[in-house]
RNA sequence: AGAUUUGAUCCUGGCUCAGGAUGAACGCUGGCGGCGUGCUUAACACAUGCAAGUCGAACGGAGUUUAUUUGAAAGCUUGCUUUUGGAUAAACUUAGUGGCGGACGGGUGAGUAACGCGUGGGUAACCUGCCUUAUACCGGGGGAUAACGUUUGGAAACGAACGCUAAUACCGCAUAAGCGCACGGGGCCGCAUGGCCCAGUGUGAAAAACUCCGGUGGUAUAAGAUGGACCCGCGUCUGAUUAGAUAGUUGGUGAGGUAACGGCCCACCAAGUUGACGAUCAGUAGCCGGCCUGAGAGGGUGAACGGCCACAUUGGGACUGAGACACGGCCCAAACUCCUACGGGAGGCAGCAGUGGGGAAUAUUGCACAAUGGGGGAAACCCUGAUGCAGCGACGCCGCGUGAGUGAAGAAGUAUUUCGGUAUGUAAAGCUCUAUCAGCAGGGAAGAAAAUGACGGUACCUGAGUAAGAAGCCCCGGCUAACUACGUGCCAGCAGCCGCGGUAAUACGUAGGGGGCAAGCGUUAUCCGGAUUUAUUGGGUUUAAAGGGUGCGCAGGCGGCUUGUUAAGCGGGAGGUGAAAUGCCGGCGCUCAACGUCGGAAGUGCCUCCCGAACUGGUGAGCUUGAAUGACUCUGCCGUGGGAGGAAUGUGUAGUGUAGCGGUGAAAUGCUUAGAGAUUACACAGAACACCGAUUGCGAAGGCAUCUCACGAAGGGUUGAUUGACGCUGAGGCACGAAAGCGUGGGGAUCAAACAGGAUUAGAUACCCUGGUAGUCCACGCAGUAAACGAUGAUGGCUAACCGCUGGUACAUACGUAUCAGUGGCCAAGCGAAAGCGAUAAGCCAUCCACCUGGGGAGUACGCACGCAAGUGUGAAACUCAAAGGAAUUGACGGGGACCCGCACAAGCGGUGGAACAUGUGGUUUAAUUCGAAGCAACGCGAAGAACCUUACUAGGGCUUGACAUCUGACGAAUCUUUGUGAAAGCAGAGAGUGCUCUUCGGAGAACGUCAAGACAGGUGGUGCACGGUUGUCGUCAGCUCGUGUCGUGAGAUGUUGGGUCAAGUCCCGCAACGAGCGCAACCCUUGUCCUCAGUAGCCAGCGGUACGGCCGGGCACUCUGGGGAGACCGCCAGGGACAACCUGGAGGAAGAUGGGGAUGACGUCAAAUCAUCAUGCCCCUUAUGAUUUGGGCUACACACGUGCUACAAUGGCGCCUGACAAAGUGAAGCGAACCCGCGAGGGCAGGCAAAUCACAAAAACGGCGUCCCAGUUCGGACUGAAGGCUGCAACCCGCCUUCACGAAGCUGGAAUCGCUAGUAAUCGCGGAUCAGAAUGCCGCGGUGAAUACGUUCCCGGGUCUUGUACACACCGCCCGUCACACCAUGGGAGUCUGCAACACCCGAAGUCCGUGACCGAGAGGAGCGGCCUAAGGCGAAAGUGGUAACUGGGGCUAAGUCGUAACAAGGUA
Repeated sequence: AGAUUUGAUCCUGGCUCAGGAUGAACGCUGGCGGCGUGCUUAACACAUGCAAGUCGAACGGAGUUUAUUUGAAAGCUUGCUUUUGGAUAAACUUAGUGGCGGACGGGUGAGUAACGCGUGGGUAACCUGCCUUAUACCGGGGGAUAACGUUUGGAAACGAACGCUAAUACCGCAUAAGCGCACGGGGCCGCAUGGCCCAGUGUGAAAAACUCCGGUGGUAUAAGAUGGACCCGCGUCUGAUUAGAUAGUUGGUGAGGUAACGGCCCACCAAGUUGACGAUCAGUAGCCGGCCUGAGAGGGUGAACGGCCACAUUGGGACUGAGACACGGCCCAAACUCCUACGGGAGGCAGCAGUGGGGAAUAUUGCACAAUGGGGGAAACCCUGAUGCAGCGACGCCGCGUGAGUGAAGAAGUAUUUCGGUAUGUAAAGCUCUAUCAGCAGGGAAGAAAAUGACGGUACCUGAGUAAGAAGCCCCGGCUAACUACGUGCCAGCAGCCGCGGUAAUACGUAGGGGGCAAGCGUUAUCCGGAUUUAUUGGGUUUAAAGGGUGCGCAGGCGGCUUGUUAAGCGGGAGGUGAAAUGCCGGCGCUCAACGUCGGAAGUGCCUCCCGAACUGGUGAGCUUGAAUGACUCUGCCGUGGGAGGAAUGUGUAGUGUAGCGGUGAAAUGCUUAGAGAUUACACAGAACACCGAUUGCGAAGGCAUCUCACGAAGGGUUGAUUGACGCUGAGGCACGAAAGCGUGGGGAUCAAACAGGAUUAGAUACCCUGGUAGUCCACGCAGUAAACGAUGAUGGCUAACCGCUGGUACAUACGUAUCAGUGGCCAAGCGAAAGCGAUAAGCCAUCCACCUGGGGAGUACGCACGCAAGUGUGAAACUCAAAGGAAUUGACGGGGACCCGCACAAGCGGUGGAACAUGUGGUUUAAUUCGAAGCAACGCGAAGAACCUUACUAGGGCUUGACAUCUGACGAAUCUUUGUGAAAGCAGAGAGUGCUCUUCGGAGAACGUCAAGACAGGUGGUGCACGGUUGUCGUCAGCUCGUGUCGUGAGAUGUUGGGUCAAGUCCCGCAACGAGCGCAACCCUUGUCCUCAGUAGCCAGCGGUACGGCCGGGCACUCUGGGGAGACCGCCAGGGACAACCUGGAGGAAGAUGGGGAUGACGUCAAAUCAUCAUGCCCCUUAUGAUUUGGGCUACACACGUGCUACAAUGGCGCCUGACAAAGUGAAGCGAACCCGCGAGGGCAGGCAAAUCACAAAAACGGCGUCCCAGUUCGGACUGAAGGCUGCAACCCGCCUUCACGAAGCUGGAAUCGCUAGUAAUCGCGGAUCAGAAUGCCGCGGUGAAUACGUUCCCGGGUCUUGUACACACCGCCCGUCACACCAUGGGAGUCUGCAACACCCGAAGUCCGUGACCGAGAGGAGCGGCCUAAGGCGAAAGUGGUAACUGGGGCUAAGUCGUAACAAGGUA
């Protein structure tokens, strides 16, 4: 780069992922080595061991050993041995005194928001042991005390008394180069206080010895080095819902204190000091070098390594010392633990190991001082859990390995499959090699400078030898590299976001395969990044979040022209510093790397010095263009106060006058015979100012409108007289600020919340109506908010045109021009996501202020401020969602608009809805009433025809390779006749009978049947929401698209819109479009006229014959039949129209403006219909969900609906006359004439006809004559009875027809609703398919044959354009609130509880300091006592924080609860 808001688009905007990192943890897995690293939690508690000692060359002792010497005793070998004592000497050990070191090293991060840290300075305000340099000195005395001895207390820890002794322990005296202090003098210097030097006077204080004689050590002073102390500039987290804080507080004077300055402490005096540049308070936190991330700027972090700080169980305190207020020292208090003889004592791992505990979680009670470093010592040396090493942990980084080559029968296995194959896969096996690591054997370092090596028989080297001992983890829907099968079936589960799962899941689980990384891989947590999503670099604010309602104005920020000066900013140069390590660059060393090491650059910072002077700042002088003032002039619904006016409304009085008025969609409430309303006159009251009036004017905004007066303010122009930058903006602050509202007092005509009544309604606490109170008006106060809007902060400058309006000025009279200020329209560049803005900017710049950072929760809660109250201002969090949103696009929709069309309405004609019946459906019933179709577009539909069959349903009977297909084997040809049983199917028998093809004559084969076995058959079982095909519908509506071009960031637009016209996106014109396709039309069929060709029906037209029938000869002219042509095209004329398309009329013509009818159905919509026509995926059944059979059912029947038929009658019924006139069809398992029989249905016999030949076949309405006379009838025919006929195996359930008899409802049909525009409606009959039989249905045919259409307001449907939209599953849409259930977090809450910090009072340890000190002491001094301060403790009142709480408030969330319908369209009251 990406994913996620949408049907799609662009934008805004959040959420989320991919990267890197970690002191990590968890899950699965785990071969080796190197280098690092390892309690992030309980600064919780600690057993045990170790972590700080050393010096005998400071000292006296004690002890051991040796030597010499000297006593004593014993033994005897008589000069030896042993024992024992003293002295001397040497070596060694060390309890004590003394010195140095225990202030370093090591640990931890509790506290600390601070001069704590970082950085740079200062000390003229300071100290510094050991070390270095320099100078001078080291004379002479004294008194003690440990140890030790004796006695003694105590359980212990630890003491007490008496006595002895030493020192480099302690104390005087002498000396003083120099030093300190005091005093005055001189010189030099400094930013100030002040410092340095010189000489003088007075005064004060030193020392230690040891020795191997080389030295070591000591004292004083000066200087250095090192280390420290204090002060200062700058930097250093969050909160203002913390705004005031402060009494030693701020300063002074004087004492004290300190190494030193200082309220550091004290007395007195003054009243200061600090804070919006954030004090105080609260929360959090050790700081830095660095580390992680990032392009950088930044952000996060402060483990390991290094620097600083702080702390050492908690709190307080001092002592010693050069250095501490001291981790392994002391005292006190507190908590805890341990010992105890109960009297009293001991302790402090945040040192190294280790233990318990806490925790998701973090190691060995190791080795060594060999190296590096530290302490002591003259040194040897001792000590050193610092350190060096080892151990444990994949915790991290780095390196290596788990083999290499060859190897196709593409093995087996596994997975999948369309069954052919494909994948795993050169992968394995096999063959040929190699040995890095590990293992075995041998050798064996550097680290050490003479010796000394914990690590360590380690690193490393060599050898032999086996592919052996060494691979897992995560992922595979998109982002994001990687796909299939099975299981599961909104279940189980997954999920970082979007989202998967409801029977075909690449998203769950498993497997195969694949992708990624690899001794690791994933997950979780945290940080940076992506995120320009806090924007300095680098964002925004018309509509997405965001301009304060407006002005004035303090602070602050910014600021015109010229010139001089200054040097704070700024620029340049130099110097200091910026520790090391890290990082970067370049070398080098471990085999490489990690790692280590050397050098360099860098370290953007701070400080000092020098230079510069353009710009900013400071300062001096000036200028006039910004700003302001004056003068002249103009303008206005500008403000405040006063006065005046007319119209209207209401009310009152009086007159006239009579029955209603008023109000609405329609009404009613209301007013009115007590006289309304209407009208006339007069009067009163309050409020508002018609016309003018406008795209107008004024004002900072809110806002301002009759006329007039007064006062006040503002703005424009001209002039260029005055001032001379006086300016702009403006956090806080102050003022103004619509309407409603509040307070007090007035006023009250109209209108009118609340309220009442009347309507509407399912309801109507509304919309409508009648009334009506606050209020609306005035005065004075308060309030301080509005969609306070141009949704656009203020000011200044710059940047094309054109057309208006208002006010002025100049020219001077032009249908004016120029200019200034304002106010509008349209548009350029530019800007913008677009809409749009465009000199009145949302363009290009500058300055200042305000505000925003996803939606909801919420402008809510708490706190605070203001207010009389209402409320306003300020203003969160928990929790929750993955969106919320802006603009534009295409649709769809609207109880939006415009135009157009349609039997859509209207105008007509006839129906349906009422009756009976037929038929279909629902419902009910049933063993079953098989299944499907469901608004239009299901319902005389699938079904062009259920008695059996059909048949799928049901009850019973029997079958299981099956009723049907293919394959294998055996037997038999097939087939026909027949018996028993049975309801049938079937079961059990009997008999007859052999064919066809080939032949080597043995036999083999085809077809058929029976038997056997399994593969399989079979399913009208499920899913039409898995599908194909077919069909319906919008709709025979005029639409639906494409290519190229153009426009737009884009979705898209244009074309297809517009003006005309048409049945039509039909055609013409215009046009950034030009063309094209599917549709329309035409081409096709049929019908209407004519011609031509043909002639087993037609005609006698013309001729002849005739049994008078085109029957025959003959003919094809006509009718007709069926082939081919012609014809019609707005072609002609006139008018209109734009000289167009086209429209209107006319002529001619059979037909005239697509002549009538049919076939023909664009892109698509409805998950529309059909798995039961057929086909088909998947699932399901397999002695049954298959197949078969008999009977039943699909025909049921309180009821409801659809579609029809017949009627209700006289335009009719019935009878007679047969008196007429069709078309289109059908016929061999057929149509069936004529004739005969029957009242008839029909029967018998049978000519003809595979049909222009014969038959069905009679057409009917109609016409003529007669009758009926308005009635439940001579209408109507249901239902029923009887008797028959036909088909068929069979008419009981359950067919049709005939005859006779019976003669129901019904007298024209409520609300509502359907069809039809001409050969149509209506009416009349005829035929056909299905079919054995069975139409009122369906599909066709002709006969007779109307009425009406003013017109498009309305209903319905459709088309085009436009508009709105919060809809896109698209209005059968979306969506709001209460209530009810479950869950979650939170506010209030009588109270209650915990801890924190500070305060008041009480008490007051240890200890410093001060005082005293009658006791001790020769004295110095000390014990003791007292005082100030003060830790812990006690007590108290408040503040603030957190927890918890009956109850209570709202909020959020939760597939299918309740009530309504508020919003989105004019959303039905904008």
A computed fold for a 1470-nucleotide RNA from an uncultured rumen bacterium, annotated as small-subunit ribosomal RNA.
Model confidence (mean pLDDT): 84 of 100.